The part of an RNA shown here (small-subunit ribosomal RNA, 5' domain) has 500 nucleotides and comes from Coelastrella sp. UTEX B 3026. Lineage of the source: Eukaryota > Chlorophyta > core chlorophytes > Chlorophyceae > Coelastrella. It matches the Rfam family "Bacterial small subunit ribosomal RNA". The prediction has a mean pLDDT of 85.
Context: one part of a larger RNA
RNA sequence: GGACGAACGCUGGCGGUAUGCUUAACACAUGCAAGUCGAACGAGAUCCCUUUUUCUACUUGCUAGAAAAAGAAGAUUGCAGUGGCGGACGGGUGAGGAACACGUAAGAACUUACCUUUUGGUGGGGGAUAACAGCGGGAAACUGCUGCUAACACCCCAUAAUGCUGAGGAGCUAAAAGUGAAAACUGCCAAGAGAGAGGCUUGCGUCUGAUUAGCUAGUUGGGAGGGUAAAGGCUUCCCAAGGCGACGAUCAGUAGCUGGUCUGAGAGGAUGAUCAGCCACACUGGGACUGAGACACGGCCCAGACUCCUACGGGAGGCAGCAGUGGGGAAUUUUCCACAAUGGGCGAAAGCCUGAUGGAGCAAUACCGCGUGGGUGAAGACGGUUCGUGGAUUGUAAAGCCCUUUUCUUAAGGAAGAAUAAAUGACGGUACUUAAGGAAUAAGCACCGGCUAACUCUGUGCCAGCAGCCGCGGUAAUACAGGGGGUGCAAGCGUUGUCC
Numbered sequence: 001g002g003a004c005g006a007a008c009g010c011u012g013g014c015g016g017u018a019u020g021c022u023u024a025a026c027a028c029a030u031g032c033a034a035g036u037c038g039a040a041c042g043a044g045a046u047c048c049c050u051u052u053u054u055c056u057a058c059u060u061g062c063u064a065g066a067a068a069a070a071g072a073a074g075a076u077u078g079c080a081g082u083g084g085c086g087g088a089c090g091g092g093u094g095a096g097g098a099a100c101a102c103g104u105a106a107g108a109a110c111u112u113a114c115c116u117u118u119u120g121g122u123g124g125g126g127g128a129u130a131a132c133a134g135c136g137g138g139a140a141a142c143u144g145c146u147g148c149u150a151a152c153a154c155c156c157c158a159u160a161a162u163g164c165u166g167a168g169g170a171g172c173u174a175a176a177a178g179u180g181a182a183a184a185c186u187g188c189c190a191a192g193a194g195a196g197a198g199g200c201u202u203g204c205g206u207c208u209g210a211u212u213a214g215c216u217a218g219u220u221g222g223g224a225g226g227g228u229a230a231a232g233g234c235u236u237c238c239c240a241a242g243g244c245g246a247c248g249a250u251c252a253g254u255a256g257c258u259g260g261u262c263u264g265a266g267a268g269g270a271u272g273a274u275c276a277g278c279c280a281c282a283c284u285g286g287g288a289c290u291g292a293g294a295c296a297c298g299g300c301c302c303a304g305a306c307u308c309c310u311a312c313g314g315g316a317g318g319c320a321g322c323a324g325u326g327g328g329g330a331a332u333u334u335u336c337c338a339c340a341a342u343g344g345g346c347g348a349a350a351g352c353c354u355g356a357u358g359g360a361g362c363a364a365u366a367c368c369g370c371g372u373g374g375g376u377g378a379a380g381a382c383g384g385u386u387c388g389u390g391g392a393u394u395g396u397a398a399a400g401c402c403c404u405u406u407u408c409u410u411a412a413g414g415a416a417g418a419a420u421a422a423a424u425g426a427c428g429g430u431a432c433u434u435a436a437g438g439a440a441u442a443a444g445c446a447c448c449g450g451c452u453a454a455c456u457c458u459g460u461g462c463c464a465g466c467a468g469c470c471g472c473g474g475u476a477a478u479a480c481a482g483g484g485g486g487u488g489c490a491a492g493c494g495u496u497g498u499c500c
Stems, first nucleotide, its partner, number of pairs: 001500004006496005013370006019363002021328001026326003030323003035085003040082002044077004049071009058061001092281003102205006110198003115194008123157004132147006163172003177186003207253003214244003219241008256278004260271004283304005306317004334360001336359003342356001343354004373403004383394004408437006417427001444489005449470003455484005465472002
């Protein structure tokens, strides 16, 4: 000198764009953050329709009204239930991990829901079960028994190659319907290909310590079983005795990695906030289930700590999602608006959900831009400071006069962002434009001994104090304190901290 996710002190007009718990991966009140599909299914409710019966009225009729019962088709539909898809994405955090975790370059023994594409198929049958009803248990959470019922839920048979197994003969393996008047569309099953995604292996690179020198028995390799989507000591039995290490094994400490960021002429050094890619984690530890995909943040089970409810028998919970609270700390925001846009999930669609996202709010936290007026104006005014009483300086500075209106206030108009034939905007009556008004609403901070731009007066008297280094202060202090003046930067200026 540059930089910062900064903090502190003094000060503070506006706009744009970014950024905002670096500390306790500490504990969390409350609300929201993942649902959706009735075009998979049954039941229920309401409406409508038809039939029958009863009652009332009279106009005595195939009349009107009311009530009850039954039936079947349709429409709408709340909380639930079965079923499907999605809750493995998106969002958060950086605790752990020195490792194929990451980066890069290769590889072979793999998987892949949804999507695209190709070929072929979708025949026949069955038994249940939730919801519901009844009877219970329990304070609750919840739950038992009996009975009824549906499906694209579940099962059986048939069919079977191009698929799978196998050396071969041969053997094995599937399906589901829904909507529509229909055409058809959406599905379903098997197989192949693709795209994208993921799992695995390897070379190289990846911090410090030798005041850590030896480490290792599933350890290193093989045979045979098992297991996995898949190679493999991944696992088990047996056999052999290997494997790593001063080119630093092992141990200990520290740490998410990278693209990047800061600095530097570069080489390098430091760093890894925001944004993007990857990894890991979800109160702590362990485990599997479901599923194409998890060993699963807002799923399950067990154990633990903590908090809450309880009728004491037993239960409930997990903000490192968005806001917010306490605590810690030098220190870090609103319990806001909207799905209008972009994107995601579900759905045939309408649509629903979306604290992703888009926005607004707060903070000079950073960067950038603008303003706080311009011209004229010498009696060089008053006042202040200084002084040798003549003056000098503040100083064209002020006043005065003439202008301007960026900002500001008020009023009027008023977007783009919307993709469309039309409709649809949270932001927002915002940005912006126009008109009117009036210099009006807007300057501080640090420094002035040298380094280092900028000097005097008064006070103080090694005191009070200053200080980055050298050093100032003991009676004429340009170094302390105040005044005047000046210098620098400016909505900031200084200080502190950290890095180059």